[in-house]
Context: one part of a larger RNA
Molecule: large-subunit ribosomal RNA, domain II
Organism: Candidatus Woesearchaeota archaeon
RNA sequence: GCCAAGGAGUUUUUUCAUGUGGCGAGGCUAACCUUUUGAAUAGGGUAACCAAAGCGAAAGCAAGUCUGAAAGGGCGUGAGUCACGUGGAUUAGACCUGAAGCCGGGUGAUCUAUCCAUGGGCAAGACGAAGUCUCUCGAAAGGGGGAUGGAGGUCUGAACUAGUGUUACGGACAUAUACUUAGAUGACCUGUGAAUAGGGGUGAAAAGCCUAUCUAACUCGGCGAUGGCUGGUUCCUGCUGAAAUAUGCCUACGUAUAGUCUUAUUUAGUUUGUUGACGGGGUAAAGUACGAAUAAAGCUUGCAGGGGCUAUUGCUUUCGGAGCUUUUUUCAACUCAGAAUCUGUCAACUACUUAAAAUGAGAAACAGGGUGUGUAUGUAAGAUACACUUCCGAGACCGGAACAACGGAGACCAAAGUUAAGGUCCCUAAAUUUAUACUAAGUGUAACGAAAGGAGUCUUGAAUCAGAGACACUAGGGAUGUAAGCUUAGAAGCAGCUAUCAUUCAAAGAAAGCGUAACAGCUCACCUAUUGAGAUUCAGGGCCCUGAAAAUGGACGGGGCUAAAGUAUAAUACCGAUACUUUGGCAGCACUCAGAUGAGUGACUGGGUAAGCAGGCGUCUUUUCUGCGUAGAAGCAUCUUCGAGAGAAGGUGUGGAGCUGAAAGGAAUGAGGAUCUUGGC
Numbered sequence: 001g002c003c004a005a006g007g008a009g010u011u012u013u014u015u016c017a018u019g020u021g022g023c024g025a026g027g028c029u030a031a032c033c034u035u036u037u038g039a040a041u042a043g044g045g046u047a048a049c050c051a052a053a054g055c056g057a058a059a060g061c062a063a064g065u066c067u068g069a070a071a072g073g074g075c076g077u078g079a080g081u082c083a084c085g086u087g088g089a090u091u092a093g094a095c096c097u098g099a100a101g102c103c104g105g106g107u108g109a110u111c112u113a114u115c116c117a118u119g120g121g122c123a124a125g126a127c128g129a130a131g132u133c134u135c136u137c138g139a140a141a142g143g144g145g146g147a148u149g150g151a152g153g154u155c156u157g158a159a160c161u162a163g164u165g166u167u168a169c170g171g172a173c174a175u176a177u178a179c180u181u182a183g184a185u186g187a188c189c190u191g192u193g194a195a196u197a198g199g200g201g202u203g204a205a206a207a208g209c210c211u212a213u214c215u216a217a218c219u220c221g222g223c224g225a226u227g228g229c230u231g232g233u234u235c236c237u238g239c240u241g242a243a244a245u246a247u248g249c250c251u252a253c254g255u256a257u258a259g260u261c262u263u264a265u266u267u268a269g270u271u272u273g274u275u276g277a278c279g280g281g282g283u284a285a286a287g288u289a290c291g292a293a294u295a296a297a298g299c300u301u302g303c304a305g306g307g308g309c310u311a312u313u314g315c316u317u318u319c320g321g322a323g324c325u326u327u328u329u330u331c332a333a334c335u336c337a338g339a340a341u342c343u344g345u346c347a348a349c350u351a352c353u354u355a356a357a358a359u360g361a362g363a364a365a366c367a368g369g370g371u372g373u374g375u376a377u378g379u380a381a382g383a384u385a386c387a388c389u390u391c392c393g394a395g396a397c398c399g400g401a402a403c404a405a406c407g408g409a410g411a412c413c414a415a416a417g418u419u420a421a422g423g424u425c426c427c428u429a430a431a432u433u434u435a436u437a438c439u440a441a442g443u444g445u446a447a448c449g450a451a452a453g454g455a456g457u458c459u460u461g462a463a464u465c466a467g468a469g470a471c472a473c474u475a476g477g478g479a480u481g482u483a484a485g486c487u488u489a490g491a492a493g494c495a496g497c498u499a500u501c502a503u504u505c506a507a508a509g510a511a512a513g514c515g516u517a518a519c520a521g522c523u524c525a526c527c528u529a530u531u532g533a534g535a536u537u538c539a540g541g542g543c544c545c546u547g548a549a550a551a552u553g554g555a556c557g558g559g560g561c562u563a564a565a566g567u568a569u570a571a572u573a574c575c576g577a578u579a580c581u582u583u584g585g586c587a588g589c590a591c592u593c594a595g596a597u598g599a600g601u602g603a604c605u606g607g608g609u610a611a612g613c614a615g616g617c618g619u620c621u622u623u624u625c626u627g628c629g630u631a632g633a634a635g636c637a638u639c640u641u642c643g644a645g646a647g648a649a650g651g652u653g654u655g656g657a658g659c660u661g662a663a664a665g666g667a668a669u670g671a672g673g674a675u676c677u678u679g680g681c
Base pairs, nucleotide, nucleotide: 001681002680003679004678005677006676011092014089015088016087017086018085019084020083021082022081023080026050027049032044033043034042054061055060064075065074066073067072095232096231098229102222103221104220105219106218107217113196114195116193117192118191119190120189121188122186124156125155126154127152131148132147133146134145135144136143137142160183161182162181165179166178168177198214200210201209202208235616236615237614238613239612240611245258246257247256248255249254261362262361263360264359265358266357267356269352273349274348275347276346277345278344279343280342286335287334291331292330293329295327296326297325298324299323300322301321303320305319306317307316308315309314368392369391370390372388373387374386375385376384377383397408398407399406412585413584414583415582416581417580418579422575423574424573425559426558427557431572433571434570435569436568437567438566444561445560452546453545454544456543457542458541459540460539461538462537463536464535465534474529475528476527477526479503480502481501484498485497486496509524512523513522514521586606587605588604589602590601591600592599593598617670619667620666621665622664623663624662625661627659628658635654636653637652638651639650640649641648642647
C1' cells in the first nucleotide's frame, strides 16, 4: 500500500415544544400487596404530583386584586392530565479517537554513579633522586670526581583503558568500522560479592547517571483525567436555503444576544418601478460674499524694529511693519450660491403565485475574498481599514490558450431550432466577405510602456516667394576712394577701440566665415546667366522609429500573415451556451373539483455548501398470519428486466439445507477515509 472483518449521537434524570392515543373538571398512580402461571400479565393500592383562582410585601380581599385622591395602569378571569413517538435543553464519560501532565501503591543499582569487602593485571626500553663505597680538597662546616644504587601522579611504547580528529565510511531492530590520537606504577585498570531508590539516590558538576527511559525512572491504579484544539462520523430521494456583520465577555481560531436561514400555527395588502404633492440635505463641480493661505502692482500711514542726518529729540527713509484697492493662485477642518444620485410621508397607476407580519420550535454562522466607484494611511504593494455595488464563497455551461470571483449566462430530463459574449486562413465550428484609407516597423496580430526626440511616411490649415522666371545645382562677377581712422613691431574687410560714409554699378558689407607674422589666397552676403514649375517656413493630426535592461533556447496559444490573416472607419452574412423558442415527459407548489390514493388549470417553480423540514430503501431480531425448499434453501458468479434512487424481481451456473413475504413491534442497524483496530498478502 491493497483486501477482509470491526469501527463513532447511545442509555438514564429533569424539562420545553410538537405528533398520536386514553380519560376529561378532572387526570394519573409510586413503593407495595394479591391472583394466575406459559413469568408475558391481570386485579388492588389516590400517599404524593399536575390542573381546577387570582392579586398583593403583607394583613387581606376575591373573578377580581394591587396601586392611585381620582382618571388610569399592572397582573389575572379561555381544559387539563397520563402514556408512547420525534426534535432540543439538562444530568451523567454523553458522537468517537487523541495529550503533555497531577496524585497514590509497588518494582528496579545484572546498565550506570559513588562507597565498602575480597581477588586479579600492567611486554620491553630510557632517564638515573636519596642512600652506600671509594679517591680527593679543606682546620672545620662542607665541596668535587668515580663507582654502586634504583626513586618517580617521570619519559618512549605493547597488553589494557579511553575516544582527539575526519563533517572518511555505516544506517544495519539502535553509537559500529577504518586511519589517526591520549593514558599506560597510577586520583590506574579490572572480576566477584555487597550498600545507597524517585522530589529520592549518586554526582572531581555535564541538570550527568539511576537497565536503549531522566529539568524528576518504570509499572499498576485514580481514569473513559481534561482538552474553547486536530482528525473522523457509514443508505436514497424531494423542498427551502445562510453567514463570515453589530454589541458584550481575562474576549480575539471560543461563546451569548440581535441580524440572516428553516419549519409549524395564526393574522393579514406587502413590496417593485414611474409620476405628482409636501419635505430632508450642503457632497461633486464651482466660487471668493465670510475664514485661512498665495504672487505682483499701486495708494495711505513714521508706525514696533533697522539705516541716514542730527543729537535737547526730532526729521527722513526705494529696508521693514500695518491698512486699503486692483489683479494672480488655492482650501478635509472656507461657502454667497449649488447639482445628479439618495431619502421620509401621502396619493394615483403599475408589478406581485401573499412574496408580508406575529408567536413557538430548530439551526448554522460571528477567520471571508475579488472587480468597479468613492475615501483614509502609505513611495508603493496580489498592502491595510472603511462605504456602496456586484460576483466567488455555495454556481455548473460558453468566451478569455490555460485561469474561484473578467465578459456572456443562472444548469429538472429528452429532442429540434435561434441567439449572447466572442469569433469566421490552418490547427478549429463559421468570410482567404465587401468598401475606403493608413502602416514596412513582423510594428502589429485581446489583455506592457513615459518624459523627451525623429528631412520615416500620410494628412489638415496658415503665411511668404513664384512664367515680369521662384527654390536648388552649375558658370561668371563680388569693384573703387581705401591699407577708413586710431592703436600697434605689424593691424591692409576679418587681435582690439571708434565710426560704418561715399562712388561706379546688373550687383558687391569700411565685411558673415576660413586663412597670413602682416600681405596674399578661398568662400559668403548681393547681382547676372543657365534651367523651367512649383518652392520655403510655421502650427496641428494619423500610423511608424528611438527612448526600451535578466538570467537553459522560445514564444501573437502555435503554424503562419504584408493592397494582411495588422490598424482605422463603415456594411452584410455565418458560427457560437445547459441562455431564449418549440414539442414531449418527471417532480413540487397554489387554486378548483373529488374525497384516504386521484383529475384538471397555471405567463408558477425545480444550481446549491453549512443548516432546517419531508418521504422512503436496506440489515438483524420478536409475535401473528401466509408460503417456498434434495424435482435443490441460503451463499457465490453472471446476465436480463423494473424503479428517480436507496434497491427489487427473474433466468443460468455453482452450491448442498435451510429460507422468503405481509402486518405490528425492538435495535449494539448501513463504511472509503479517523498517521483508525486486528488479521492476511